[in-house]
Context: one part of a larger RNA
RNA sequence: UUGGGCGUAAAGCGCACGUAGGCGGUCCGGCAAGUCGGGUGUGAAAGCCCUCGGCUUAACCGAGGAAGUGCAUUCGAAACUACCGGACUUGAAUACUGGAGAGGGUCGCGGAAUUCCCGGUGUAGAGGUGAAAUUCGUAGAUAUCGGGAGGAACACCAGUGGCGAAGGCGGCGACCUGGACAGAUAUUGACGCUGAGGUGCGAAAGCGUGGGGAGCAAACAGGAUUAGAUACCCUGGUAGUCCACGCCGUAAACGAUGAGUGCUAGAUGUGGUGGGUAUUGACCCCUGCCGCGUCGCAGCUAACGCAUUAAGCACUCCGCCUGGGGAGUACGGCCGCAAGGCUAAAACUC
Numbered sequence: 001u002u003g004g005g006c007g008u009a010a011a012g013c014g015c016a017c018g019u020a021g022g023c024g025g026u027c028c029g030g031c032a033a034g035u036c037g038g039g040u041g042u043g044a045a046a047g048c049c050c051u052c053g054g055c056u057u058a059a060c061c062g063a064g065g066a067a068g069u070g071c072a073u074u075c076g077a078a079a080c081u082a083c084c085g086g087a088c089u090u091g092a093a094u095a096c097u098g099g100a101g102a103g104g105g106u107c108g109c110g111g112a113a114u115u116c117c118c119g120g121u122g123u124a125g126a127g128g129u130g131a132a133a134u135u136c137g138u139a140g141a142u143a144u145c146g147g148g149a150g151g152a153a154c155a156c157c158a159g160u161g162g163c164g165a166a167g168g169c170g171g172c173g174a175c176c177u178g179g180a181c182a183g184a185u186a187u188u189g190a191c192g193c194u195g196a197g198g199u200g201c202g203a204a205a206g207c208g209u210g211g212g213g214a215g216c217a218a219a220c221a222g223g224a225u226u227a228g229a230u231a232c233c234c235u236g237g238u239a240g241u242c243c244a245c246g247c248c249g250u251a252a253a254c255g256a257u258g259a260g261u262g263c264u265a266g267a268u269g270u271g272g273u274g275g276g277u278a279u280u281g282a283c284c285c286c287u288g289c290c291g292c293g294u295c296g297c298a299g300c301u302a303a304c305g306c307a308u309u310a311a312g313c314a315c316u317c318c319g320c321c322u323g324g325g326g327a328g329u330a331c332g333g334c335c336g337c338a339a340g341g342c343u344a345a346a347a348c349u350c
Stems, first nucleotide, its partner, number of pairs: 004321003007304002012318001014201004021194003025088006033081002035077008049065006091191001092188004096183003103177007110154001115149007125136002162169002206247006215241002220236004258317006266295011299306002323350003332343004
């Protein structure tokens, strides 16, 4: 390479947008590059194959023929692909109506709770644990009432509920803004899918500058436990957690399942939105589209399991895998302030 694979055995890039490229709906006409057929030329000799012959045979050798997947040229075919022209509407998109939603951003507002401060009541304990102690408290704590400050997070609603490409998103209101869905028509007329590079987004932790700091809490200190206890438990407590701007670019970034399209029994629940039937009416019942779940047939699977949200049946495009360790390491390169990230071996060894 051929070939085989990627839910859990090695293997789907964290996610998107998109360049090149690859692939691409229906019909008609043209062309003849790919494709297919015929002719001609060429395809050295030797060799392989066939026939005949020469050494007693064979190996070996001689002669003739055939073949030679290829190339060139020429004449044809026109189904498919490409290309050119024309047409179409089912793919795609736009316009209109409608509601759903923790989708994103900015500003503002609210209540509960913790902590701290001030004041009142009040007195000897409080706190904490398996039990204690460190700790706090007669300079008046804990408890309780009133007032104030400040930061962070939003109980109930809340739901295998919703939204988002993923990361993720949850008090309330206003403004700005993205996407999806349903319903009716109309318009454009293949405008599509994927996507090497590239670009952007990307939890937490971490980094830079400046703020902020209630609670929590790495590090750290103390008290316990213990043979020891650099832990688990307790009392404290700094970075950090929060905000703005700029970096970092990782994760069990998981559905451990790339994206798109079509096809292939059903049952049941739920979110959004239509139609029908029916009713005083909310329901109920039948039915359509889009999503989120559970169960299950065929089929698939090593099994577990998956099963119209496929891991089934197919096609297109991308990414990735090739025994374990060495190692996601060294070296080099690129990126980063750093931490480090990306790319990525070999010796050796089993």